RNA sequence: GGGUGGUUAGCUCAGUUGGAAGAGCGCAGCCUUCGCAAGGCUGAGGUCGGCGGUUCGAGCCCGCUACCAUCCA
Numbered sequence: 001g002g003g004u005g006g007u008u009a010g011c012u013c014a015g016u017u018g019g020a021a022g023a024g025c026g027c028a029g030c031c032u033u034c035g036c037a038a039g040g041c042u043g044a045g046g047u048c049g050g051c052g053g054u055u056c057g058a059g060c061c062c063g064c065u066a067c068c069a070u071c072c073a
Stems, first nucleotide, its partner, number of pairs: 001072007010025004019056001027043005049065005
């Protein structure tokens, strides 16, 4: 220098054909207990790496770019 994959909640990751952003764990509260743990219920938490484009509408499509992994040279 070139190719490929990845970037979404604090962590690990889903997200189908473009149409209301989710799960598990963690965190907070409540129920339960003499108390703790386990279990149950409820809740908080997101500029979807960045910028731009296409579209009525973008996490998803297109361009550029940053970072991580990997392959080639």